A computed fold for a 682-nucleotide part of an RNA from a Candidatus Bipolaricaulota bacterium, annotated as large-subunit ribosomal RNA, domain II. The coordinates come from a structure-prediction model, not an experiment, and the mean pLDDT is 85.
[in-house]
Context: one part of a larger RNA
RNA sequence: GCCGGCGAGUUACGGUAUGUGGCGUUAGGUUAAGUCGAUGAAGAUGGAGCCGAAGCGAAAGCGAGUCUGAAUAGGGCGUGAGUCACAUGUCGUAGACCCGAAACCAAGUGAACUAGCCAUGGGCAGGUUGAAGUGUACUUGACCGUACAUGAAGGACCGAACCCACUAACGUUGAAAAGUUAGGGGAUGACCUGUGGUUAGGGGCGAAAAACCAAUCGAACUUGGUGAUAUCUGGCACUCCUCGAAAUAGCUUUAGGGCUAGCCUCACGUGAAGACUACCGGGGGUAGAGCACUGGUCGGGGAAGGGGGGCAACUCCCGACCCUAGUCAAACUCCGAAUACCGGUAAAUCGUUUCGUGGGAGUCAGACUGCGGGUUAUAACAUCCGUAGUCGAGAGGGAAACAACCCAUGAUCGCCAGCUAAGGUCCCUAAAUCUAUGCUAAGUGGGAAAGGAAGUGUUGUUGUCGAGACAGCUGGAAGGUUGGCUUAGAAGCAGCCAUCCUUUAAAGAGUGCGUAAUAGCCCACCAGUCUAACGGCGACGCGCCGAAAAUUUAACGGGGCUAAGCAUAGUACCGAAGCUGCGGGCUUUCACCAUUAGGUGGGAGCGGUAGAGGAGCAUUCCGUUCACGGCUGAAGCUGACCUGAAAGGGUCGGUGGACGAGACGGAAGAGAGAAUGCCGGC
Numbered sequence: 001g002c003c004g005g006c007g008a009g010u011u012a013c014g015g016u017a018u019g020u021g022g023c024g025u026u027a028g029g030u031u032a033a034g035u036c037g038a039u040g041a042a043g044a045u046g047g048a049g050c051c052g053a054a055g056c057g058a059a060a061g062c063g064a065g066u067c068u069g070a071a072u073a074g075g076g077c078g079u080g081a082g083u084c085a086c087a088u089g090u091c092g093u094a095g096a097c098c099c100g101a102a103a104c105c106a107a108g109u110g111a112a113c114u115a116g117c118c119a120u121g122g123g124c125a126g127g128u129u130g131a132a133g134u135g136u137a138c139u140u141g142a143c144c145g146u147a148c149a150u151g152a153a154g155g156a157c158c159g160a161a162c163c164c165a166c167u168a169a170c171g172u173u174g175a176a177a178a179g180u181u182a183g184g185g186g187a188u189g190a191c192c193u194g195u196g197g198u199u200a201g202g203g204g205c206g207a208a209a210a211a212c213c214a215a216u217c218g219a220a221c222u223u224g225g226u227g228a229u230a231u232c233u234g235g236c237a238c239u240c241c242u243c244g245a246a247a248u249a250g251c252u253u254u255a256g257g258g259c260u261a262g263c264c265u266c267a268c269g270u271g272a273a274g275a276c277u278a279c280c281g282g283g284g285g286u287a288g289a290g291c292a293c294u295g296g297u298c299g300g301g302g303a304a305g306g307g308g309g310g311c312a313a314c315u316c317c318c319g320a321c322c323c324u325a326g327u328c329a330a331a332c333u334c335c336g337a338a339u340a341c342c343g344g345u346a347a348a349u350c351g352u353u354u355c356g357u358g359g360g361a362g363u364c365a366g367a368c369u370g371c372g373g374g375u376u377a378u379a380a381c382a383u384c385c386g387u388a389g390u391c392g393a394g395a396g397g398g399a400a401a402c403a404a405c406c407c408a409u410g411a412u413c414g415c416c417a418g419c420u421a422a423g424g425u426c427c428c429u430a431a432a433u434c435u436a437u438g439c440u441a442a443g444u445g446g447g448a449a450a451g452g453a454a455g456u457g458u459u460g461u462u463g464u465c466g467a468g469a470c471a472g473c474u475g476g477a478a479g480g481u482u483g484g485c486u487u488a489g490a491a492g493c494a495g496c497c498a499u500c501c502u503u504u505a506a507a508g509a510g511u512g513c514g515u516a517a518u519a520g521c522c523c524a525c526c527a528g529u530c531u532a533a534c535g536g537c538g539a540c541g542c543g544c545c546g547a548a549a550a551u552u553u554a555a556c557g558g559g560g561c562u563a564a565g566c567a568u569a570g571u572a573c574c575g576a577a578g579c580u581g582c583g584g585g586c587u588u589u590c591a592c593c594a595u596u597a598g599g600u601g602g603g604a605g606c607g608g609u610a611g612a613g614g615a616g617c618a619u620u621c622c623g624u625u626c627a628c629g630g631c632u633g634a635a636g637c638u639g640a641c642c643u644g645a646a647a648g649g650g651u652c653g654g655u656g657g658a659c660g661a662g663a664c665g666g667a668a669g670a671g672a673g674a675a676u677g678c679c680g681g682c
Stems, first nucleotide, its partner, number of pairs: 001682006011094013028051003034045003055062002065077004097235002100232001104225006115199009124189001126158003129154001133150006162186003166183005201217001203213002238616006248261005262363002264360006274350002277346006288335001289333002294329004299324004305318003309314001366391010396407003412584004417580003423574003426559003432571001434570006445561001451545002455542010472529005478502003483497003508523001512521002585606009617671001619668007628660002636655008
């Protein structure tokens, strides 16, 4: 891992609701323990007690009333039949659906591992160094000292046994639940070690690591309390039918839990009160707008006052406030919608909603998208509100793939029938290589901004032009003058000031290049030549640049496309579980028939998680019944077939070898695929 078996809302006693039954409804209903009792125990007895029959008040008390109160007022609570069983739902107390802690406490068992200690034994190859002391010699007045011997010390040195465990590799379902190999440290010592003994769990022991106390230690192990507790995780088993949520509010040592409400379901009551639409009547201070208030803000004018300089005159600056032009505001408003909300009226539509009482829940982590906002960075698949939708709990078609986007205002079942939606119609791939008119040349389409550009199409406006424009070519572009100043110089052309006059067809006291300064080359401007259009500024459509990323083209799903791209108009077709057609099933409602079941016809409906309600199937056992089946073959196992809407039921064959069905009731150890489930097999 697979297969098989086992595996989770039970039982007792109470409460409560519903259903059924007994008695009662002319107020009653019922026994408990116990006692009696032929049989495999049904019944009898037992009235103690309990519930009900009257309530109200704190009470005295009064009583269909009573309390409050001055009240004969108002108000509160009362004034209609129950009770005993059984069944079912649910709650309470119990382990209370099942499995699961880490822990806590008690009584015991452990020092055969290991830590310390006690007693008594054992062990340490070989080599090296050579302390104190001593001797001799020298030396000294004597000590001291020096040298040579001797000597043997040491938590001394090197290094086996022995002890340890620093490094690396290997090992890591190991040879091994801590090792192996190669190196490493200690090796006469605070050394190592045998045997016996001793210290025990909040205790021991500890050269101290919360180490060790039997592969277990921040409190051992065993048994018990014990089914500890678990607001936590996991699991919880047959079928069909109807309805169908929530992820919110308030409170919470509360935030992943709960309680009440909200939303769901079932029963009973209510019987249009309901929803929706239109109209009428309301209040509002949002969007917008505005500046009348509160504040902010830009320009101009006026202006009290103030600042600087000054004797003063005067001038410069600031400036409350006023006027004027223009503006900003969630916490501004002279104004002010659309919606929404509340009430009323009316008919149409919906088709049983609404509201009330009671039984049962689940939900309290929500998600994205559009719109209105807050927070953030007008970031986030961010976060927090409001509002709508979808998902959640929703399948189908589209978006290549894709809970939350688009279509479907939504899948009861069947059909080799039809029509459409979104989206599509060259091939992959169902359907137009459709019609008409334009645009795009960028593979734009098929990713992106500020910004940039004689891309191109449409359009507007304004200029020049046969008295010759625009572009090109030829020629001219002069004089006063090198204007004045400045400067080493400044001559059109560093800079400052001025920017005139003359000759002219025209020519700036000069547009650029250039020189040290001149010079030189251009330009404006003019003429000629040429000949018919040429410029400026906008708007709109589609394109261009801006444009760099990591495994592989990879920014159309692909092929590929110049339309098979874009825009506008049109026709046809494809396309879903939508709609329609035909047939079947179920729920519910109405009418009719029969009224016991039911039948016929019309209408409405049948996606679904948590969850509520309803109806069934199967298993084991029990009771009753069936003159039931069975060795001429029961149950079980197994193959094929038949059958029912499902759980299921049946027939035949094989195997098997002795019990087992049907009907009607009853009772449950009553249905497994999941629990890192338990046991077994492989």